[in-house]
Context: one part of a larger RNA
RNA sequence: GCCUACGAGUUAGUCGUCACUAGCAAGGCUAAGGGCUUUUGGCCCGUACCCGAAGCGAAAGCGAGUCUGAAAUGGGCGAUUGAGUUAGUGGCGCUAGACGCGAAACCUUGUGAUCUACCCAUGGCCAGGUUGAAGUCCCGGUAACACUGGAUGGAGGACCGAACCCACUGAUGUUGAAAAAUCAGGGGAUGAGCUGUGGGUAGGGGUGAAAGGCCAAUCAAACAGGGAAAUAUCUCGUACUCCCCGAAAUGCAUUUAGGUGCAGCCUUGUAAUAGUUUUGCAGAGGUAGAGCUACUGAUUGGAUGCGAGGGCUUCGCCGCCUAUCAAAUCCAGACAAACUCCGAAUGCUGAAAAAUGUUUUACAGGAGUGAGGGCAUGGGUGCUAAGGUCCGUGUCCGAAAGGGAAACAACCCGGAUCAUCAGCUAAGGUCCCCAAGUAUAUGCUAAGUUGAAACAAACGCGGUCUGUCUGCUUUGACAGCUAGGAUGUUGGCUUGGAAGCAGCCAUUCAUUUAAAGAGUGCGUAACAGCUCACUAGUCGAGCGGAUGGGCAUGGAUAAUAAUCGGGCAUAAGCAUAUCACCGAAGCUAUGAUAUAGCUUUUCUUCCCCCUUCGGGGGGAUUUAAGAGAGGCUAUAGGUAGGGGAGCAUUCCAACGGCAUUGAAGAGUUGUCGUGAGACAUAUUGGAGCGGUUGGAAGAGAAAAUGUAGGC
Numbered sequence: 001g002c003c004u005a006c007g008a009g010u011u012a013g014u015c016g017u018c019a020c021u022a023g024c025a026a027g028g029c030u031a032a033g034g035g036c037u038u039u040u041g042g043c044c045c046g047u048a049c050c051c052g053a054a055g056c057g058a059a060a061g062c063g064a065g066u067c068u069g070a071a072a073u074g075g076g077c078g079a080u081u082g083a084g085u086u087a088g089u090g091g092c093g094c095u096a097g098a099c100g101c102g103a104a105a106c107c108u109u110g111u112g113a114u115c116u117a118c119c120c121a122u123g124g125c126c127a128g129g130u131u132g133a134a135g136u137c138c139c140g141g142u143a144a145c146a147c148u149g150g151a152u153g154g155a156g157g158a159c160c161g162a163a164c165c166c167a168c169u170g171a172u173g174u175u176g177a178a179a180a181a182u183c184a185g186g187g188g189a190u191g192a193g194c195u196g197u198g199g200g201u202a203g204g205g206g207u208g209a210a211a212g213g214c215c216a217a218u219c220a221a222a223c224a225g226g227g228a229a230a231u232a233u234c235u236c237g238u239a240c241u242c243c244c245c246g247a248a249a250u251g252c253a254u255u256u257a258g259g260u261g262c263a264g265c266c267u268u269g270u271a272a273u274a275g276u277u278u279u280g281c282a283g284a285g286g287u288a289g290a291g292c293u294a295c296u297g298a299u300u301g302g303a304u305g306c307g308a309g310g311g312c313u314u315c316g317c318c319g320c321c322u323a324u325c326a327a328a329u330c331c332a333g334a335c336a337a338a339c340u341c342c343g344a345a346u347g348c349u350g351a352a353a354a355a356u357g358u359u360u361u362a363c364a365g366g367a368g369u370g371a372g373g374g375c376a377u378g379g380g381u382g383c384u385a386a387g388g389u390c391c392g393u394g395u396c397c398g399a400a401a402g403g404g405a406a407a408c409a410a411c412c413c414g415g416a417u418c419a420u421c422a423g424c425u426a427a428g429g430u431c432c433c434c435a436a437g438u439a440u441a442u443g444c445u446a447a448g449u450u451g452a453a454a455c456a457a458a459c460g461c462g463g464u465c466u467g468u469c470u471g472c473u474u475u476g477a478c479a480g481c482u483a484g485g486a487u488g489u490u491g492g493c494u495u496g497g498a499a500g501c502a503g504c505c506a507u508u509c510a511u512u513u514a515a516a517g518a519g520u521g522c523g524u525a526a527c528a529g530c531u532c533a534c535u536a537g538u539c540g541a542g543c544g545g546a547u548g549g550g551c552a553u554g555g556a557u558a559a560u561a562a563u564c565g566g567g568c569a570u571a572a573g574c575a576u577a578u579c580a581c582c583g584a585a586g587c588u589a590u591g592a593u594a595u596a597g598c599u600u601u602u603c604u605u606c607c608c609c610c611u612u613c614g615g616g617g618g619g620a621u622u623u624a625a626g627a628g629a630g631g632c633u634a635u636a637g638g639u640a641g642g643g644g645a646g647c648a649u650u651c652c653a654a655c656g657g658c659a660u661u662g663a664a665g666a667g668u669u670g671u672c673g674u675g676a677g678a679c680a681u682a683u684u685g686g687a688g689c690g691g692u693u694g695g696a697a698g699a700g701a702a703a704a705u706g707u708a709g710g711c
Base pairs, nucleotide, nucleotide: 001711002710003709004708005707006706011096012095013094015093016092017091018090019089020088021087022086023085024084027051028050033045034044035043036042037041055062056061065077066076067075068074099237100236102234106227107226108225109224110223111222117201118200119199120198121197122196123195124194125193126191128160129159130158131156135152136151137150138149140147164188165187166186168185169184170183171182172181203219205215206214207213240646241645242644243643244642245641250263251262252261253260254259264369265368266366267365268364269363270362271361272360274359275356276355277354278353279352281350282349283348289342290340291339296336297335300332301331302330303329307325308324309322310321311320312319372397373396374395375394376393377392378391379390380389381388402413403412404411417592418591419590420589422588423587424586428582429581430580431567432566433565437579439578440577441576442575443574444573450569451568459554460553463551464550465549466548467547468546469545470544471543472542480538481537482536483535484534486511487510488509491505492504493503517532521530522529593636594635595634596633597632598631599630600629601628602627603626604625605624606619607618608617609616610615647700649697650696651695652694653693654692655691657689658688665684666683669680670679671678672677
């Protein structure tokens, strides 16, 4: 991991509440107990108690009233408005382990020191080798000591190193040979040494050369039994089918924030009759916008300048002046969530009309939800950041499948009852992958720009197309080429110099001219020189300037190499227009099922007659109840959740059956049912088992790191 079996809303209460069914009803009901009997059943007594029929008050108490109070025309709770009660079944609640499994822990009573820690008693063990303390003896030495040397001696938590003890390193081992070992090295090895046997200390206790170590593979409080099914606002799991409806992730409160209570939203029942949309009408309001010599505040420039600062001045704080600040006023400009002289659209409220039709409301039973999220839009916060965060409005996902967006919960289209090898469309598409145009018309793009958005800006740019305005032009424009571009004059000043061209000044004049600046740039120390403006000739038809628009272009940079989804494409790109076609579970067509409503009709329940006992015929009545059939209309996505109808398993009762001419079980094939499932049957098997109606449950497994077994 698979298979098989087991595995989770149960049971109880003379508890509460609601619905349904049944009995009786202003009453209902017995309990314990007893009697009878055909005895585990039935019938009959038993009214004690309980509930209801009356309430109010703390109570005495009064009573359709009562309480408050001195009192009530007040106020509170009641009556005026009759339905309860008993039993059964079901939903939910309460108390119990209370749907199942699951703690870490707490308490209590015991068991442990054969492991290990320390201690006590009594025993045992330490190959071999080395070093050579004190002391002693001898020689030397001293006045005597001291001292030196040589021997002897055999000390030491001394040295080297086996046994023994330990565990510093590495490798192996890591479902091991082993729940800590093996191998190769390492440390101690006469000592605070190691060790045998016997004994002691016990769980908030021991022991500890102290690591929270050790106390039987268990230790920041051992193990075993018990309280005990501790508790778990937490996690996980919770088993057959079909049909109808279908949420919430919000508000308030909470030792509350992943829990809960009430409300909101869902469902079922009952009862009412509302509800919604549109139109016009009547209202309340201060948002968007706008405005501000309409307030409050903020604010730019100008004019004027109360006042202040500074300066001058004086007998005098009188006066005068100002490159300063500046109130108020005026002119122009302009800002505001907590400004408003103004002021919409929407939305909201009311009555009316029309449309729609249960969509609305109340009460009662049952819930779930109370982590929401994306997108669009009005805002706050943040950086006008976030797949950020907090509100409002809408929508979708959640709980929604289908088509499109390559892929892609919430973006676009559109809401799946079922079937069909039928049709039309939506979004989006039509060269191939890939269904449908290599469609039509007119332009643009040359960048593979582009090929839907999400991959881009400021700024730059004689890329190219196009609109508007304007200038010049056959009296010859623009570009090119040829020629001229002069004189007073080197203008004046300045300067070392300044001659068109360092700088300053200016009536930047005047003359000759086709035209030529007291000079556009280069250049010189200054001149010179080159050039331009301007003019003529040549040429022969368009040439400039400004400002919009389209498509391109540079700007263009991310971590292993690339791509429009790909191939690829000069259209199969972009723009405008048009006609076809494709394209979904949408719509239509045909058939079918279910649910709800409306409607038609038949039968039963009641009475009579006939009967072959299967049934047949006739009648009655009500908008009674139930069942069936036909028609029409509408509806049928669905998580939590509510409601309804069924299938299957085991057992029980009654009735009625099958089986050695083969039961159950296994198993093949087929048929039926929307489904859970049912039936028949080849084969196997070898002894019990179905059907109908009703009843009762140990009543359905794929999940719980589920339990046991097997593989």

Large-subunit ribosomal RNA, domain II from an uncultured bacterium, 711 nucleotides, folded computationally. Model confidence (mean pLDDT): 82 of 100. The full RNA is in RNAcentral, with records from ENA. Its Rfam family is "Bacterial large subunit ribosomal RNA". Rfam links the family to the GO terms ribosome and structural constituent of ribosome.